[in-house]
RNA sequence: GCCCUCGCGGAGCAGCCUGGAGUGCUCGCCACUCUGUCAAGGUGGAGAUCGUGGGUUCAAAUCCCAUCGGGGGCG
Numbered sequence: 001g002c003c004c005u006c007g008c009g010g011a012g013c014a015g016c017c018u019g020g021a022g023u024g025c026u027c028g029c030c031a032c033u034c035u036g037u038c039a040a041g042g043u044g045g046a047g048a049u050c051g052u053g054g055g056u057u058c059a060a061a062u063c064c065c066a067u068c069g070g071g072g073g074c075g
Base pairs, nucleotide, nucleotide: 001074002073003072004071005070006069007068010027011026012025013024014023020058029045030044031043032042033041051067052066053065054064055063
């Protein structure tokens, strides 16, 4: 230098190919409930510029371009 892959709530993931509500899962956090107390259980809630910038589109986590960072391969 070229190619592939990953990046999303506090943590780990799914969703991307085939555009349509930040959609969903596990854990964590907060409140209430349950309990003699804690844990477990139940109910509800907060928490996301989807790495960054731009483009296409009525509409982008998703498509396109550039770029940053991690990992791998080739030279």
This is a predicted structure of a 75-nucleotide RNA (transfer RNA) from a soil metagenome. The RNAcentral record of the sequence draws on MGnify. The prediction has a mean pLDDT of 80.